A computed fold for a 100-nucleotide RNA from Thermaerobacter marianensis, annotated as Bacterial small signal recognition particle RNA. Its Rfam family is "Bacterial small signal recognition particle RNA". The family's RNA type in Rfam is non-coding RNA gene. Clan: SRP clan. NCBI's taxonomy places the organism under Bacteria, Bacillati, Bacillota, Clostridia, Thermaerobacter. The sequence was found by an Rfam model in a public genome assembly. Its mean pLDDT, the model's own confidence on a scale to 100, is 77.

[in-house]
RNA sequence: GGUCAGGUCUUGCGCAACGGGAUCCCGUGAACCCCGCCAGGUCCGGGAGGAAGCAACGGUAAGCGGCCCAUUUCGUGUGCCGCAAGGUUGCCGGGCCGGA
Numbered sequence: 001g002g003u004c005a006g007g008u009c010u011u012g013c014g015c016a017a018c019g020g021g022a023u024c025c026c027g028u029g030a031a032c033c034c035c036g037c038c039a040g041g042u043c044c045g046g047g048a049g050g051a052a053g054c055a056a057c058g059g060u061a062a063g064c065g066g067c068c069c070a071u072u073u074c075g076u077g078u079g080c081c082g083c084a085a086g087g088u089u090g091c092c093g094g095g096c097c098g099g100a
Base pairs, nucleotide, nucleotide: 001097002096003095004094006092007091008090009086010085011084012083013082014081015079016078017076018075019074020073021072022071023070025066026065027064028063034059035058036057042051043050044049
């Protein structure tokens, strides 16, 4: 000096991490305009029975809170972790060849 591939650089894909949202789970949650069951009382009936149904009780809807374990979704140089492509203008180290 030349050459080869590699790292740094760029891009794409993937994976993880972090952050946000949602679902799941738990709790709470409608006096009435949710459901069930309906004490008392009310109504129909001569009666047997029947009807509607407040409170209470139970279960839930929307909502709210908790869990952040799991699932799902979105995002980010958080990772420079994996693969591929691009670039060889520059930098770093290595192999080979030739010359001084």